RNA sequence: AUUUCAUGCAGAGUGGCUGAGGGACGAGCCCAUUGAAGCCACGACAACCGGAUCGGGAGUCAAAUCCCGGUCGCCCGGUGUCAACUCUCGCCCGGAAACGGGGAACAUGAGAU
Numbered sequence: 001a002u003u004u005c006a007u008g009c010a011g012a013g014u015g016g017c018u019g020a021g022g023g024a025c026g027a028g029c030c031c032a033u034u035g036a037a038g039c040c041a042c043g044a045c046a047a048c049c050g051g052a053u054c055g056g057g058a059g060u061c062a063a064a065u066c067c068c069g070g071u072c073g074c075c076c077g078g079u080g081u082c083a084a085c086u087c088u089c090g091c092c093c094g095g096a097a098a099c100g101g102g103g104a105a106c107a108u109g110a111g112a113u
Stems, first nucleotide, its partner, number of pairs: 001113008013042005021031003025090004043082003047079004051072008086105001091102004
């Protein structure tokens, strides 16, 4: 980088440096000099993987092992995250609308190439 799968209505910020942008993209609407983004320090959250543990199933003579689900926890590790549902909408379907369903894109994780 491409691709597959899962998740995206929950959760969690202070300080220092710095100084004008930021929320992927377009539109809207927000956030921001009462300090954006970035970097650093410390902290927090708990989504994924590993870990621990419980239950169920497969498996076996019994195990090992594998699958599914719950819980714990980050004080065991690897990522991630800490305004707004992924801020809302964007394409399709239903609907008078509100709204609902699906999809795309994006983000994160796990795997494959």
A computed fold for a 113-nucleotide RNA from an Acidobacteriota bacterium, annotated as SAM riboswitch aptamer (S box leader).
It was read from a public genome assembly, where an Rfam model found it.
The prediction has a mean pLDDT of 80.
Its Rfam family is "SAM riboswitch aptamer (S box leader)". Its family is annotated with regulation of gene expression in the Gene Ontology.